[in-house]
RNA sequence: UAGAAAUAAAAAGCGCCUGAACUACACAUGGACGGAAAUCUGUGUAGUUGACGAGGAGAGGGUUUAUCGAUUGUUCGGCGGAUGCCCUCCGGUUGUAGCAUGACAGCCGUUAAGUUUCUGUAAAAAACAAAGGGGUGACUCUUUGCACAAAAUCAGAAACAGCAUGCCAC
Repeated sequence: UAGAAAUAAAAAGCGCCUGAACUACACAUGGACGGAAAUCUGUGUAGUUGACGAGGAGAGGGUUUAUCGAUUGUUCGGCGGAUGCCCUCCGGUUGUAGCAUGACAGCCGUUAAGUUUCUGUAAAAAACAAAGGGGUGACUCUUUGCACAAAAUCAGAAACAGCAUGCCAC
């Protein structure tokens, strides 16, 4: 979102909103010597706001503050979910010439050892500006222009570092 329901589908900075802020309407109270208007405060009803992209999926179970940066920073706060993380399984792979086996140690997930350094991968979207549309309003939608990231992943180079048994060479 659809459905009476059962249920089905979609999304993953994803969805929702009772706190908060703001808007409209109605009502009430108080403030000047007094009155009206305006304004402030309070209550109720109905609304608005409430994450900008990059990146991320072996299976099962568990778990919750689950990566990176951008922003005129409410992108606050809360709830739910989620490719994160942990365990097990399956799979791949490293372990000092090579091959094999692993009951050993470790790293990963089919792009399937690690650590450190360097180079590339590297480019964003909101924002901003302009124009147009919707709404009483708070706000919101679209189009055009236009800059500026970081991490990850992968590739290359250098260095470091690391079992056992057997076979078989030097």
This is a predicted structure of a 170-nucleotide RNA (glmS glucosamine-6-phosphate activated ribozyme aptamer) from Alkalihalophilus pseudofirmus OF4. The RNAcentral record of the sequence draws on Rfam and Ribocentre. The same sequence occurs in records of 2 taxa. Rfam family: glmS glucosamine-6-phosphate activated ribozyme aptamer. Rfam describes the family as follows. This entry contains a glucosamine-6-phosphate activated ribozyme that is found in the mRNA for GlmS. GlmS is an enzyme that uses fructose-6-phosphate and glutamine to generate glucosamine-6-phosphate. The prediction has a mean pLDDT of 76.